[in-house]
RNA sequence: AGAGUUUGAUCCUGGCUCAGAACGAACGUUGGCGGCGUGCUUAACACAUGCAAGUCGAGCGCGAAAGUUUCCUUCGGGAAGCGAGUAGAGCGGCGCACGGGUGAGUAACACGUGAGUAACGUGCCCUAGGGUGGGGGAUAACUGUUCGAAAGGGCAGCUAAUACCGCAUAAGACCACGUCUUCAUCAGGAGGAUGAGGUCAAAGUCUUCGGACGCCCUAGGAUCGGCUCGCGGUCCAUUAGGUAGUUGGUGAGGUAAAGGCUCACCAAGCCAGAGAUGGAUAGCUGGUCUGAGAGGAUGAUCAGCCACACUGGAACUGAGACACGGUCCAGACUCCUACAGGAGGCAGCAGUGGGGAAUCUUGCGCAAUGGGCUAGUAGCCUGACGCAGCAACGCCGCGUGAGUGACGAAGGUUUUCGGAUCGUAAAGCUCUGUCAGGAGGGAAGAAGUAAGUGACGGUACCUCCAAAGGAAGCACCGGCUAACUCCGUGCCAGCAGCCGCGGUAAUACGGAGGGUGCAAACGUUGUUCGGAAUCAUUGGGCGUAAAGCGCACGUAGGCGGUUGUUCAAGUCUGAUGUGAAAUUCCGGGGCUCAACCCCGGCAGGCCAUUGGAAACUGUUCAACUUGAGAGCGAGAGGGGCUAGUAGAAUUCCUGGUGUAGGGGUGAAAUCCGUAGAGAUCAGGAGGAAGACCGGUGGCGAAGGCGACUAGCUGGAUCGAAUCUGACGCUGAGGUGCGAAAGCGUGGGGAGCAAACAGGAUUAGAUACCCUGGUAGUCCACGCCGUAAACGAUGUUCACUAGUUGCUGUAUCCCGAUUUGUGGACGCAGUGACAAAGCUAACGCAUUAAGUGAACCGCCUGGGGAGUACGGUCGCAAGAUUAAAACUCAAAGGAAUUGACGGGGACCCGCACAAGCGGUGGAGCAUGUGGUUUAAUUCGAAGCAACGCGAAGAACCUUACCUGGGCUUGAAAUCCUGCGAAGAUAGGGUAAUUCUUAUUGUGUCCCUUCGGGGAAACGCAGUGACAGGUGCUGCAUGGCUGUCGUCAGCUCGUGUCGUGAGAUGUUCGGUUAAGUCCGGCAACGAGCGCAACCCUCGUCCUUAGUUGCCAGCACUUCGGGUGGGCACUCUAGGGAGACUGCCGGUGUGAAACCGGAGGAAGGUGGGGAUGACGUCAAGUCCUCAUGGCCCUUACGUCCAGGGCUACACACGUGCUACAAUGGGUGAUACAAAGAGUUGCGAAGCCGCGAGGUCAAGCCAAUCUCAAAAAAAUCAUCCUCAGUUCGGAUUGGAGUCUGCAACUCGACUCCAUGAAGGUGGAAUCGCUAGUAAUCGUGGAUCAGCAUGCCACGGUGAAUACGUUCCCGGGUCUUGUACACACCGCCCGUCACACCAUGGGAGUCGUCUGCUCCAGAAGUCGGUGACCUAACCCUUGUGGAAGGAGCCGCCGGAGGAGUGGGUGAUGACUGGGGUGAAGUCGUAACAAGGUA
Repeated sequence: AGAGUUUGAUCCUGGCUCAGAACGAACGUUGGCGGCGUGCUUAACACAUGCAAGUCGAGCGCGAAAGUUUCCUUCGGGAAGCGAGUAGAGCGGCGCACGGGUGAGUAACACGUGAGUAACGUGCCCUAGGGUGGGGGAUAACUGUUCGAAAGGGCAGCUAAUACCGCAUAAGACCACGUCUUCAUCAGGAGGAUGAGGUCAAAGUCUUCGGACGCCCUAGGAUCGGCUCGCGGUCCAUUAGGUAGUUGGUGAGGUAAAGGCUCACCAAGCCAGAGAUGGAUAGCUGGUCUGAGAGGAUGAUCAGCCACACUGGAACUGAGACACGGUCCAGACUCCUACAGGAGGCAGCAGUGGGGAAUCUUGCGCAAUGGGCUAGUAGCCUGACGCAGCAACGCCGCGUGAGUGACGAAGGUUUUCGGAUCGUAAAGCUCUGUCAGGAGGGAAGAAGUAAGUGACGGUACCUCCAAAGGAAGCACCGGCUAACUCCGUGCCAGCAGCCGCGGUAAUACGGAGGGUGCAAACGUUGUUCGGAAUCAUUGGGCGUAAAGCGCACGUAGGCGGUUGUUCAAGUCUGAUGUGAAAUUCCGGGGCUCAACCCCGGCAGGCCAUUGGAAACUGUUCAACUUGAGAGCGAGAGGGGCUAGUAGAAUUCCUGGUGUAGGGGUGAAAUCCGUAGAGAUCAGGAGGAAGACCGGUGGCGAAGGCGACUAGCUGGAUCGAAUCUGACGCUGAGGUGCGAAAGCGUGGGGAGCAAACAGGAUUAGAUACCCUGGUAGUCCACGCCGUAAACGAUGUUCACUAGUUGCUGUAUCCCGAUUUGUGGACGCAGUGACAAAGCUAACGCAUUAAGUGAACCGCCUGGGGAGUACGGUCGCAAGAUUAAAACUCAAAGGAAUUGACGGGGACCCGCACAAGCGGUGGAGCAUGUGGUUUAAUUCGAAGCAACGCGAAGAACCUUACCUGGGCUUGAAAUCCUGCGAAGAUAGGGUAAUUCUUAUUGUGUCCCUUCGGGGAAACGCAGUGACAGGUGCUGCAUGGCUGUCGUCAGCUCGUGUCGUGAGAUGUUCGGUUAAGUCCGGCAACGAGCGCAACCCUCGUCCUUAGUUGCCAGCACUUCGGGUGGGCACUCUAGGGAGACUGCCGGUGUGAAACCGGAGGAAGGUGGGGAUGACGUCAAGUCCUCAUGGCCCUUACGUCCAGGGCUACACACGUGCUACAAUGGGUGAUACAAAGAGUUGCGAAGCCGCGAGGUCAAGCCAAUCUCAAAAAAAUCAUCCUCAGUUCGGAUUGGAGUCUGCAACUCGACUCCAUGAAGGUGGAAUCGCUAGUAAUCGUGGAUCAGCAUGCCACGGUGAAUACGUUCCCGGGUCUUGUACACACCGCCCGUCACACCAUGGGAGUCGUCUGCUCCAGAAGUCGGUGACCUAACCCUUGUGGAAGGAGCCGCCGGAGGAGUGGGUGAUGACUGGGGUGAAGUCGUAACAAGGUA
């Protein structure tokens, strides 16, 4: 510090997600040790049991027992001493208000910080001064009695005090008054001195007799508190008004103390948009976590403050409480009970139940630190605290060994079978001893000593012993993100933080091996901050991505021109105070280090007080004119309102002329018209709107404004420079204006026209088109308050290059002096371009989206939703304000490349058109589908499958079926045994096979001559293996088809662009062509095009057999022979054609048009040749090949069958339907091929297929071999199912072949079907082409209408590019990119989810009005009760109290409102869901923009 994710790719916007750190955590797997910390975040839920606050005998009065000793005894016991003035309770003092717990409540002076208290208190402690005299009456304990189950009391009697009460004394304090004085001032006062008057104290105990500790009064201090104030820190405005003790005053009461704190009276205030009131949430802080910081989140442990103590209320005591382990009352709950009545409060420490994902021992000790009591150093108490226990909960440290060790062991995994890897890892050898274990020693912590005193603890630590022995896991390995392979699985099981993996080769699932990361832990989950500049102060935006209010006026607020002066609020600066400690940071130090702990320092505030400065902001005063405004002059304008006037046109009415149509559309119809329309003429009525001018021209704030005239009226501009003197800008709330539609009332209504009706269109057509037509449109008044109210651009001011129009207006110059025109230079407005700059780009650019300033409004992913609820407004329609649950990982902007368009432009092609001939109808052939079958083997599927693989299925082929066999196999390599191999003849079987007999002893090497070994081959055996036309062409190679022989496809460098990309390749011409030329930020290049290659066409040359024959000769008359090589031909080499030449057009170009010459002319004809790529196109059955599958079978051999089936459908062909024909007879002319298992002549036989015999030929020699159509001549048929046509069938044959039954071809005789030119539709072809005619070849024993090749005869037509199809280039739009066979919308149906309404129902919180009123304070009363002191007098009074009454008052109850939550038949829309239904609304002109 960033990364992933929207796209085919790009840039931007924007959300989601990840990597980091942290935690009082939890869960999963695993787990050796130690140190230091931490440990109910939930139920402030309920609690058994024990402990957590007592102490003082030196304040006081009482005062045991057990036991023991002695004595007595009636032997039952009794007495005395000790125990012991002990235990114990009581009176009294101090403490219990500290310490400890919790965070429910609290949005508050509760907390933090800084002040104030001249408005206060303070026990214990310290300092100083003074004092402590003398009396009195009670009471608990105790004793007796009594009530009660108990808890707990009642009555009577006795008694003490540092308990209680008078009196004395008064340095002094306090109270009211007088005099003097000092200080201070906020509205208030405070202090001192002094006079006289009044009031107010005390307690003793111990003693070593020195004193010590107490007690009382006063003053001061310290400490701790009370109260007040400034400032600071949560959310909601869908909470906007709140408040009657309320705000203030006077007086009184009350308090330690100011104060409506309380009361009486008076006044009517007080708070609030700088957020009152209400609601929700929450203890606050130091700090903690995170972050670069600013911030954000948080408030466990530790520390400060606050609040609370079962819930609510209340006071008492006290220095201090309205009191956690006190009291009273009420309530809920639990417990005891003899049912009358009582007891209790763990949010102290342990612990229990419960809740929960989840949080510990009913431990030890007061040794230390601290606290209480005490005269005390004693002592007691102390679940504070110190320790230990449990828990990997966290942080930190240590260990689980170290060295050596290659045969790179075994084993695992993998493999291309060679190896690689785990891996120096192990074993082995040599060492060490941390931790844990055993043994011995053994602290500090003690402060303090005369002694004694350590919970931790025999702990830390030290020494020794033994032994590598007891001690490693977890997550991950597709990208982000470090780390890869095998197997299993097969959109299943599963994974997943995001993107996304899984449908048979998964580095993403599960396992394994290996690897990576961390390590006594590792992962997951949750939460917080970060990344997120994704709420932006630092540090964002608003033309099109989310975002400028429709426009103006204006309140509060914010901001504000020039000069001088004043003050010092802001600002800056110095000093002082404070900002607790701990924490963080820095520097040291202590535990072996670290964590941890200790010491010192720094830092930290929008803080307070005070001194100073005066530039800027602000304040005061004075001035200025440039901002703003006023006055004067001038003209421009559809600015607004009101009233009136004229004309054109439509419609309607009346009348005339006139006759059959009119109207409307793509075409029609509805409609109007013979009752006279339409057309035309004249007259009339009525309403609405303003042609031309008219213009990115004018005016207005916007909406908006258009005939003319008049009246009233607003604003702006220009000019000169008279006045005021900052009077300004913006503007939350607020107010006004505000198109169209709509609403209310009343008018008006010509045209137009929602709704509606009819006619068309259509699958439908509730639409588009047509004919009608009502609201409405118009006027008046009143509502509504919204629009793509748009420049999608808030208002104002300043600054920043230019060019060029238009509108209004001022000035100057030339010319002219009459109009007018030209030039220059301003101001105001309104347009077009364009520089810098800005922008994601598009674009904006003095009219900014540039550079700055001021103020306002608005935005924060998409959907849900501008919706629900609530409020406000409205007559309604609705408007405005405005969420959440849930859901997705995108939604979006601009630009790019493609593709596409029922977008545009240009061009090409047998693409159409113009022609010729076919197919589709018939019969047959052949292929396919389908069906059938035991099998009808498999593949090919629009063009680009279907006479295709197959250039040839009777067996074989053959892959299929049935049946019969074989199992190292039919063929390959290796091993073992036997035998040479081989040949011949039998038997059985459907055959493969099985079996018998005979024969044969070879070749090479060695040899002891007996024999042994080896090679090839055969048989048998063994296992490694073979084999597979089994699957996957979507794992592949190779090959092929197709777009398409279309003209395209790219690259390097440069340039442009943030980039994808563009440029080049576009443009103007031209071409068959990205062919060439010109231009151009491009210049070049490559693959394609063309050419080079083959063939045909002309000529030359070389050569001359098997070819040829002009001339010569011979001839059996056949180039047959001699001869020749001229010609033809053959096959080698050359020439030739290049727009080269001429003319025209064209840019002095490329090129095109025409011409000449030429065998051939503009690529001369044909072929071969197929760019980058597309179709997961085809082929695993040609071959090769990964993976999977079979292995006595999915391999292999054999026989027979099948691939040849047949209701039917389709493709491709053949033959025809006839006279341009058919039959018969006679008579011509090719090319290119093939041939020895072959072609096979001639002769003979057969009607023929063919047979027989056999010459020649390995072929320019021989053979196949006859060319056919045509043409000519002759003849028959004469328009018919025929002398057309030949299917089908019967019979007889030929040939091939082991074999023609299923299932061959051919011949002859006989038979003689459909068919009379073919519907919709559709195919080929542009010249030696179509059409037509025959010939040959491959395959092949035999079998062609197919395929490949060859020649013969030989046309017609093309105006042209509107349309169909395909293609190319440019351009345009796009929401498409799997690319239009695309994308995508809504209803309906189904399932699930959350949510609104809902008759209501049930909770909870709360306001108001009342009822009733516990405890208790206060007030009143007090007939009853009463010791002290006082007065009287012996009875009372005074004083005090019980009781009673009153005010207030908690819980409770009644009524009535409000808020909120849950639930509810039914109902509304919303979201999601793999393939449902109906249509096709949007995206292209999306087919009606």
The RNA shown here (small-subunit ribosomal RNA) has 1489 nucleotides and comes from a metagenome. It matches the Rfam family "Bacterial small subunit ribosomal RNA".